[in-house]
RNA sequence: CGGUCGAACAGGCAAACCCGUCGCGAGGCGGGGACGCAAAGCCACGGGGUCCCCGCGACCCGGCCGGGUUACCGAA
Numbered sequence: 001c002g003g004u005c006g007a008a009c010a011g012g013c014a015a016a017c018c019c020g021u022c023g024c025g026a027g028g029c030g031g032g033g034a035c036g037c038a039a040a041g042c043c044a045c046g047g048g049g050u051c052c053c054c055g056c057g058a059c060c061c062g063g064c065c066g067g068g069u070u071a072c073c074g075a076a
Stems, first nucleotide, its partner, number of pairs: 005074002012037002017032006035063001041069003045066003048060004052055001
């Protein structure tokens, strides 16, 4: 210095549930809250799931799997 690595530290994210709000809905956003997460950052590209007004549709990216891409810290 690096990563098909992940101990510690710093910093980060935030499931269930509750409140508010938007949406027909799956769900989104804000606040509270932490079960967890080393990409639980980003991209609907492939698979998959979900919803509806059933189509060049919408939602969930990785809190279902794969792919792409960027990145903090630094022990063995």
Molecule: c-di-GMP-I riboswitch aptamer
Organism: Actinomycetota bacterium